Predicted 3D model of a 383-nucleotide RNA (Bacterial RNase P class A) from a Myxococcota bacterium.
Rfam family: Bacterial RNase P class A. Rfam's curators write: Ribonuclease P (RNase P) is a ubiquitous endoribonuclease, found in archaea, bacteria and eukarya as well as chloroplasts and mitochondria.
The organism belongs to Myxococcota, within Bacteria.
A source record names the gene rnpB.
Its mean pLDDT, the model's own confidence on a scale to 100, is 76.
Of the family's consensus pairs, 95% are formed in the model.
RNA sequence: UUAGACCGGUUCAAGCGAUCGCUGGUGUGCUCUGCACACGGGAGGAAAGUCCGAGCUUCACAGGACAGGAUGCCAGGUAACGCCUGGUGGGGGCGACCCCGAGGAAAGUGCCACAGAAAGCAAACCGCCUCGCCGCCGCAAGGCCGCGCGGCAAGGGUGAAAGGGUGAGGUAAGAGCUCACCGGGCUGGCGGCAACGUCGGUCGCACGGCAAACCCCAUCCGAAGCAAGACGAAAUAGGGAGGCGCAUGAGGGUGGUUCCGCCCGAGUCUCCGGGUACCGUCGCUCGAGGCCGCUGGCGACAGCGGUCCCAGAAGAAUGAUCGCGACCUGCGUUUCGGCGACGACCGCAGGAACAAAACUCGGCUUACGAACCCUCUAACCAC
Numbered sequence: 001u002u003a004g005a006c007c008g009g010u011u012c013a014a015g016c017g018a019u020c021g022c023u024g025g026u027g028u029g030c031u032c033u034g035c036a037c038a039c040g041g042g043a044g045g046a047a048a049g050u051c052c053g054a055g056c057u058u059c060a061c062a063g064g065a066c067a068g069g070a071u072g073c074c075a076g077g078u079a080a081c082g083c084c085u086g087g088u089g090g091g092g093g094c095g096a097c098c099c100c101g102a103g104g105a106a107a108g109u110g111c112c113a114c115a116g117a118a119a120g121c122a123a124a125c126c127g128c129c130u131c132g133c134c135g136c137c138g139c140a141a142g143g144c145c146g147c148g149c150g151g152c153a154a155g156g157g158u159g160a161a162a163g164g165g166u167g168a169g170g171u172a173a174g175a176g177c178u179c180a181c182c183g184g185g186c187u188g189g190c191g192g193c194a195a196c197g198u199c200g201g202u203c204g205c206a207c208g209g210c211a212a213a214c215c216c217c218a219u220c221c222g223a224a225g226c227a228a229g230a231c232g233a234a235a236u237a238g239g240g241a242g243g244c245g246c247a248u249g250a251g252g253g254u255g256g257u258u259c260c261g262c263c264c265g266a267g268u269c270u271c272c273g274g275g276u277a278c279c280g281u282c283g284c285u286c287g288a289g290g291c292c293g294c295u296g297g298c299g300a301c302a303g304c305g306g307u308c309c310c311a312g313a314a315g316a317a318u319g320a321u322c323g324c325g326a327c328c329u330g331c332g333u334u335u336c337g338g339c340g341a342c343g344a345c346c347g348c349a350g351g352a353a354c355a356a357a358a359c360u361c362g363g364c365u366u367a368c369g370a371a372c373c374c375u376c377u378a379a380c381c382a383c
């Protein structure tokens, strides 16, 4: 210099000022179902998709089994997870590094399209070879064509896949038939917590592939969700229990308060428990919490100390306008630099993403704007 690897980390989600608002908290005052004033608080990195895992709540539940679902190399982290970290194995790359839905096919069932002779109790289309017969050629040895009984699984061909691979020996031709190496099964030693690695022994090789086909094995899983749910009191209708009364009149109204008089008159009073809703309060935001430092760990993360309180609404607030200065894009050209492309400055116009809490956390996935920042690899060149 060129081509790459890392696809990450941090910060923000524009700044400042003025004016007008919105929301809930605390305090004060008032004419107190509310209003006014003051103070401080007021969206996100994904608040989203609602895909996993939890807290919390109500219901269900002796225990076990069946059914169903999820996960699936190993170890660790975590409250937990299908998440994260570190490894192992496999695949790709010269490399930095990247990717993987990675248990079991020697329990059973099923499938393996097309092509092909044969796709699972393997097979013989072309081909190779011995033998027999007929014919032709040749002095002969023998060669060739055709037919037949057989042998072979090397070579060709088909296919995603054809019963290990390469080489040598061997053979009529061949073949793990034999041997060496590689691969594989079984087995032992050593290393590792383990996945696994490595070194030997042994077996001529038995076990084709597919489990994102059924299935088997191991582990885990009760259901619904804050409109969960808990509490409160009034009115109305109804239920239960009790008292008084049913005309010898409970109770109510009225004259003027009792006595008393008049009028209405069959129910009335008390208690208990439950239900209902555009009701109220709680649940509701202090939490597996944020930030800083130290310690342990390769890391995910953990421990300790300090410090902070940071939306809590319910027809649902978190906004609008104006000004100034940055940023980006386009255009213009005064001035400056430059041979030039162009750059700086100035002026004008435009732009500034994805998206908005609704019980709360931990993840994953998806959407998306800007600024800043590392480290590493390969090739070439120069010193």
Stems, first nucleotide, its partner, number of pairs: 001379005008373005015324006022042002025039006044354001048365002051363005056225004068221005073087005088102001089100004103216002108214002110210003125156002127152003131148003135144003164182006183205001184203008229282004239272006251264005289308008327351006335344003